[in-house]
């Protein structure tokens, strides 16, 4: 100097209390809609390699790659819950040097 992960406290956003199915919620169906659990894709930035070129360090191809981007599987659209991220705690600890 650095101090993660877990775990614990605080904060924490968007979307129809939408129809129907006895129907307040659970739950199914359907129509519309959300991004911030996860998770899908993404690089004219960077790294590697191989060609071509022939001195120009240039061009093309290929891999590998990130998000708060994108996609709407998932999941979620009244309250609970959840919930990226963010501050505190743990932490005068631990590890290293």
């Nucleotide at each position: 100097c650095a101090g993660a992960c877990a775990c614990u406290c605080u904060g924490g956003a968007g979307a129809g209390u939408c129809u129907c199915g006895a129907u307040g919620g659970a739950c199914g169906a359907g129509c519309g809609c959300c991004g911030a659990a996860g998770g899908u894709g993404u690089a004219c930035a960077g790294c590697g390699g191989a060609a071509a070129c022939c001195u120009a360090u240039u061009u093309u191809c290929c891999g590998c790659c990130a998000a708060u981007c994108u996609c709407u599987c998932a999941g979620g659209c009244a309250a609970a819950a959840g919930g990226a991220c963010a501050g505190g705690g743990c932490a005068u600890a631990u590890u290293u040097u």